This is a predicted structure of a 74-nucleotide RNA (transfer RNA) from Parcubacteria group bacterium Greene0416_36. Rfam family: tRNA. About the family: Transfer RNA (tRNA) molecules are approximately 80 nucleotides in length. NCBI's taxonomy places the organism under Bacteria, Bacteria candidate phyla.
[in-house]
RNA sequence: GCACUCGUAGCUCAACUGGAUAGAGCGCAGGCCUCCGAAGCCUGAGGUUACAAGUUCGACCCUUGUCGAGUGCA
Numbered sequence: 001g002c003a004c005u006c007g008u009a010g011c012u013c014a015a016c017u018g019g020a021u022a023g024a025g026c027g028c029a030g031g032c033c034u035c036c037g038a039a040g041c042c043u044g045a046g047g048u049u050a051c052a053a054g055u056u057c058g059a060c061c062c063u064u065g066u067c068g069a070g071u072g073c074a
Base pairs, nucleotide, nucleotide: 001073002072003071004070005069006068007067010026011025012024013023019057028044029043030042031041032040050066051065052064053063054062
C1' cells in the first nucleotide's frame, strides 16, 4: 500500500429480512433481610449505537468518507 472483519452502558455481548420505548449478564447506587457482613430478593441510575454525511415514511442494521482495532497478502 491492497483486501476482509469489527467498533452498541464501566466490562462481556444481544437486538431477526430496515419497523413498536436499544435490552441482558456482571459491575455500580439505594432498599429489604442480618447483631454486622456475605449470599439471596426488590428497585434505580448509566447509551450522541466510533465520527460525519447520504438513502428511506422509518437506520444499530443499507451506501459513502474519516478515525481506531484485528487478520491476511505484498